Predicted 3D model of a 74-nucleotide RNA (transfer RNA). The coordinates come from a structure-prediction model, not an experiment, and the mean pLDDT is 84. The sequence was found in a public genome assembly. It matches the Rfam family "tRNA".
RNA sequence: CGGCGUGUGGCGCAGCCUGGUAGCGCACUUGCUUGGGGUGCAAGGGGUCGCAGAUUCAAAUUCUGUCACGCCGA
Repeated sequence: CGGCGUGUGGCGCAGCCUGGUAGCGCACUUGCUUGGGGUGCAAGGGGUCGCAGAUUCAAAUUCUGUCACGCCGA
RNA backbone atom coordinates (compact mmCIF):
# COMPACT_ATOMS: atom_id res chain seq x y z
C1' C A 1 0.00 0.00 0.00
C1' G A 2 -3.94 -3.61 -1.67
C1' G A 3 -7.86 -7.39 -0.56
C1' C A 4 -11.20 -9.76 2.95
C1' G A 5 -13.70 -10.12 7.72
C1' U A 6 -15.59 -7.95 12.31
C1' G A 7 -17.85 -3.39 14.79
C1' U A 8 -25.59 -3.72 17.37
C1' G A 9 -27.77 -1.95 25.52
C1' G A 10 -22.72 -3.27 30.84
C1' C A 11 -20.92 -8.37 28.54
C1' G A 12 -21.79 -12.27 24.65
C1' C A 13 -24.71 -12.51 20.25
C1' A A 14 -29.13 -12.61 16.52
C1' G A 15 -31.39 -9.51 12.92
C1' C A 16 -28.36 -7.65 7.16
C1' C A 17 -29.16 -12.16 1.77
C1' U A 18 -35.34 -10.61 0.83
C1' G A 19 -35.35 -2.16 3.52
C1' G A 20 -40.89 -1.39 7.12
C1' U A 21 -40.98 1.94 13.90
C1' A A 22 -34.18 -3.20 17.38
C1' G A 23 -34.44 -8.36 19.84
C1' C A 24 -32.39 -12.85 22.81
C1' G A 25 -29.26 -14.76 26.90
C1' C A 26 -26.49 -13.12 31.06
C1' A A 27 -26.04 -8.86 34.09
C1' C A 28 -28.87 -4.56 36.54
C1' U A 29 -33.48 -2.37 39.37
C1' U A 30 -38.15 -3.35 42.11
C1' G A 31 -41.58 -6.76 44.29
C1' C A 32 -42.92 -11.85 45.98
C1' U A 33 -40.66 -16.12 48.14
C1' U A 34 -36.60 -16.94 52.86
C1' G A 35 -35.01 -16.00 59.75
C1' G A 36 -31.07 -13.88 56.20
C1' G A 37 -28.54 -15.09 51.61
C1' G A 38 -28.92 -17.99 47.30
C1' U A 39 -32.40 -20.36 43.99
C1' G A 40 -37.13 -19.70 41.81
C1' C A 41 -41.35 -16.45 40.10
C1' A A 42 -43.36 -11.65 38.39
C1' A A 43 -42.65 -6.75 36.69
C1' G A 44 -39.30 -2.91 34.91
C1' G A 45 -35.14 0.38 33.01
C1' G A 46 -31.19 0.89 29.50
C1' G A 47 -28.80 0.95 22.72
C1' U A 48 -30.99 4.38 17.13
C1' C A 49 -26.86 -0.20 15.23
C1' G A 50 -18.13 2.40 14.91
C1' C A 51 -18.36 7.64 12.47
C1' A A 52 -19.97 10.95 8.27
C1' G A 53 -22.65 11.52 3.83
C1' A A 54 -26.05 9.67 -0.18
C1' U A 55 -30.52 6.99 -2.12
C1' U A 56 -35.68 6.11 -0.42
C1' C A 57 -42.15 7.63 1.90
C1' A A 58 -39.03 4.59 5.10
C1' A A 59 -31.98 2.38 6.14
C1' A A 60 -28.83 -1.85 11.44
C1' U A 61 -30.11 -3.63 6.35
C1' U A 62 -28.52 -0.50 -0.18
C1' C A 63 -24.35 2.91 -2.06
C1' U A 64 -19.82 6.15 -1.07
C1' G A 65 -16.07 7.81 2.15
C1' U A 66 -13.69 7.12 6.74
C1' C A 67 -11.97 5.06 11.83
C1' A A 68 -10.58 0.81 15.07
C1' C A 69 -9.27 -4.35 15.45
C1' G A 70 -8.02 -9.09 13.08
C1' C A 71 -6.42 -12.17 8.82
C1' C A 72 -4.06 -12.60 3.96
C1' G A 73 -0.88 -10.55 0.14
C1' A A 74 2.97 -7.13 -1.47